The RNA shown here (transfer RNA) has 74 nucleotides and comes from Candidatus Shikimatogenerans sp. Ttur. The source organism's lineage runs through Bacteria, Pseudomonadati, Bacteroidota, Flavobacteriales and Candidatus Shikimatogenerans. Its Rfam family is "tRNA". About the family: Transfer RNA (tRNA) molecules are approximately 80 nucleotides in length. It is annotated as a transfer RNA. The coordinates come from a structure-prediction model, not an experiment, and the mean pLDDT is 82.
[in-house]
RNA sequence: AGUCUUAUAGCUUAAUAGGUGAGAGCACUUGACUCAUAAUCAAGAGGUUGUUGGUUCAAUCCCAACUAAGACUA
Numbered sequence: 001a002g003u004c005u006u007a008u009a010g011c012u013u014a015a016u017a018g019g020u021g022a023g024a025g026c027a028c029u030u031g032a033c034u035c036a037u038a039a040u041c042a043a044g045a046g047g048u049u050g051u052u053g054g055u056u057c058a059a060u061c062c063c064a065a066c067u068a069a070g071a072c073u074a
Stems, first nucleotide, its partner, number of pairs: 001073007010026004019057001028044005050066005
């Protein structure tokens, strides 16, 4: 210098060919149970899906640029 892959909740991740309130597990908060803790059960909170722009009636999904991480070639 060139090519490719990935980016979604605090962490690990689902969402397949755009479609109708973005889910799950762990962690966190509250309550129940217990003498108490853990485990268990119930409920809750937490996401502008890396950033910006574009296409579309509609974008996590398609397109472009940029950012970050990684791999390969020279």